[in-house]
């Protein structure tokens, strides 16, 4: 250099065109002598950058830039 998957909440993933979500972590409440589990509630998103098509774009189009792994 070329071909691939990937880049989304702190984290670990989903989401394949029409209202961004879950588990984890975190505040908070109830329980309890009093911790933990477990149970209810809740916070947090320039969805990698730019630009295109579209009435609408995380989605699908170019470009770049980042991890990963193959080839050479």
């Nucleotide at each position: 250099g070329c071909c691939g998957a990937g880049g989304u909440a702190g984290u670990u993933c989903a989401g394949c065109g029409g209202u961004a979500g879950a588990g984890c972590a975190g505040g908070g409440g109830a329980c309890u002598c009093a911790u933990a589990a477990g149970c209810c509630c809740u916070u947090g998103g320039u969805c990698g950058u730019g630009g295109g098509u579209c009435c609408a774009a995380a989605u699908c189009c170019c470009a770049c830039c980042c991890u990963c792994g193959g080839c050479g």